[in-house]
RNA sequence: GCGCUCGUAGUUCAAUUGGAUAGAACGUCGGAUUUCGGCUCCGAAGGUUGAGGGUUCGAGUCCUUCCGAGCGCACCA
Numbered sequence: 001g002c003g004c005u006c007g008u009a010g011u012u013c014a015a016u017u018g019g020a021u022a023g024a025a026c027g028u029c030g031g032a033u034u035u036c037g038g039c040u041c042c043g044a045a046g047g048u049u050g051a052g053g054g055u056u057c058g059a060g061u062c063c064u065u066c067c068g069a070g071c072g073c074a075c076c077a
Stems, first nucleotide, its partner, number of pairs: 001073007010026004019057001028044005050066005
């Protein structure tokens, strides 16, 4: 340099293959319980879906450019 795959909550992952308000677990915070803590239970917060543009009535999902990560190939004495 070329090709392929991937990027969603603090972390690990979903999202019925384009359908309306993007969810779960763990973690965090508050409360209950407890002598205190842990365990357990209840509740809450937390997201520009990597960034820009496009297609569409509608995009996390399709197209495109860029950024980043991984893998393969090539080049380089």